Annotation
A computed fold for a 96-nucleotide RNA from an Acidiferrobacteraceae bacterium, annotated as Guanidine-I riboswitch aptamer. It was read from a public genome assembly, where an Rfam model found it. The organism belongs to Acidiferrobacteraceae, within Bacteria. The prediction has a mean pLDDT of 85.

RNA sequence: GCGGAAGAGAUCUAGGGUUCCGGUCCUUCGGGACGACUGGUCCAAGAGAUUUCAGCCGGCUCUGCCGGCGCACGGAGGGAUAAAAGCCCGGGAGAC
Repeated sequence: GCGGAAGAGAUCUAGGGUUCCGGUCCUUCGGGACGACUGGUCCAAGAGAUUUCAGCCGGCUCUGCCGGCGCACGGAGGGAUAAAAGCCCGGGAGAC
C1' cells in the first nucleotide's frame, strides 16, 4: 500500500423517549403545564435472548429424519420519527 468471510425472518429484552392513554400540578372548567412521571401504547439491538427457515458437518431405516456447528473491540458526528435511543448511516471511520 492492497485485500478480508461471518445468511434471512419472527417474537421479545436491556435500553429509549413523549405522539396517544394513564399520572401529577394548575385552571377563568374551555383548557393548559410537566417525561427534572414507576407505567400502558410506541421505538428498539451486527457485536443481547429465544425461535423458525437456510447453510455446513456427521449419522440413519435417505421424497426425508435425527444430532451437532457458527467469530465479533469500536468513537466522534450526522439522520429519521412525536421524540429519543444500544434505531439508521454502520460488521462504517479507526483498532486488530